[in-house]
Context: one part of a larger RNA
Molecule: small-subunit ribosomal RNA, 5' domain
Organism: uncultured bacterium
RNA sequence: GACGAACGCUGGCGGCGUGCCUAAUACAUGCAAGUCGAGCGGGGUCCAUCCAGUGGCAACACUGGGGAAGACCUAGCGGCGAACGGGUGAGUAACACGUGAGGAACCUGCCCCGAAGUCUGGGAUAACUCGAGGAAACUCGUGCUAAUACCGGAUGUCCCCAUCAGAUCGCAUGGUCAGGUGGGGAAAGUUUUUUCGCUUCGGGAGGGCCUCGCGGCCUAUCAGCUUGUUGGUGGGGUAACGGCCUACCAAGGCAUCGACGGGUAGCUGGUCUGAGAGGACGAUCAGCCACACUGGGACUGAGACACGGCCCAGACUCCUACGGGAGGCAGCAGUAGGGAAUCUUGCGCAAUGGGCGAAAGCCUGACGCAGCAACGCCGCGUGGGGGAUGAAGGCUCUCGGGUUGUAAACCCCUUUCAGCAGGGACGAAUUUUGACGGUACCUGCAGAAGAAGCCCCGGCCAACUACGUGCCAGCAGCCGCGGUAACACGUAGGGGGCGAGCGUUGUCC
Repeated sequence: GACGAACGCUGGCGGCGUGCCUAAUACAUGCAAGUCGAGCGGGGUCCAUCCAGUGGCAACACUGGGGAAGACCUAGCGGCGAACGGGUGAGUAACACGUGAGGAACCUGCCCCGAAGUCUGGGAUAACUCGAGGAAACUCGUGCUAAUACCGGAUGUCCCCAUCAGAUCGCAUGGUCAGGUGGGGAAAGUUUUUUCGCUUCGGGAGGGCCUCGCGGCCUAUCAGCUUGUUGGUGGGGUAACGGCCUACCAAGGCAUCGACGGGUAGCUGGUCUGAGAGGACGAUCAGCCACACUGGGACUGAGACACGGCCCAGACUCCUACGGGAGGCAGCAGUAGGGAAUCUUGCGCAAUGGGCGAAAGCCUGACGCAGCAACGCCGCGUGGGGGAUGAAGGCUCUCGGGUUGUAAACCCCUUUCAGCAGGGACGAAUUUUGACGGUACCUGCAGAAGAAGCCCCGGCCAACUACGUGCCAGCAGCCGCGGUAACACGUAGGGGGCGAGCGUUGUCC
């Protein structure tokens, strides 16, 4: 000098930030991922003409029934999203990260550009009905039905596979282009008739995957390590290369330039310090990685081996009719526990951004705000000018005085901030829409009025006397003070330093 700090004493206001560093301990409760009826069948509510009744001479009114077209809502099937966003740092010394290359070994939903197409059939199933089982969670059977759900056939710009021969290029395997033959491969509709979609192919953007060079901890009181191990061949698997997996064959591969083992640790942009070189660290913000009660596994999908999905095992908690079931805050709040220590079970989708939708819109604890905390940085205030007989009081004294001290009183003045009252935004994208917020800001009013402490005074180190104590009580960062005149302990007066803070402790430079 610095800090995500804590502790002690003290504490007026504002702006901007920051706030479980410990138990990746356990979690009550609420919320944190839905949306589309312009994909589909069904159901529900409303509703005209109409029918019946009552009242009325009638027009008509009321009640009931029925319910077209239509409007609204929606459990289910279907689509997209749920792999983003948000959290945490356990594990990981590794191609995890950073940086630079390579992929002639690869994938890519939505989006953009270009080319071509969208023909014709079929069988189911949920919802629903009826029945059955169960305490529940839920499950089973029968019958019916729709689709942008599912499955055939056609067509083939093209694409894929096999094969034949050609041109051309490359760092090797090899790539590219044009052609012949054979085989295989698509599609879905909807809508105020204008869209939005669907299928195949080529390209792009953005994203992902793989490989390699180099770089960044400690330990030799760890010296040898390794059998899918190192390489090859055949096969499997993957989007793709590869011992990634498997069978066989060979006996290799790594290591004092530190293999293997042990310990510690998420990495980086950066942060702190320092003249720099360097050292230490990796909170907040941003990029990457890993994890989601513990361990394992796959399914779906363009993408997961998936925080708020599934299955199995385990520990724990809960419900139970004892047969069986339910759960996972390292999301936002919040609780218990641990700890020196770390916040509200708040408001809003107004803005920015995200998902779905043609749109209106819906959802969004992302986010925007507010609340709490001197935790940090910055700014402001606690008044200004005058005022000597140097009042009183305190302390001290050689008793003359000195000092507190222009300090106070007193006179004149001002009103920042806080308070009260009136007005009142920008942020909104020319209509609508403001949580913040009657906030910021502006104006007026009253009155010095509501607002100062903490540490130190032997030397280092700025600031000295008195009394008390008597190696006691105590102080202390080091040197050291205290045993009867202690500038070093305690108190007081005075002084010094900083100031809404001041000291102490811890850690780093």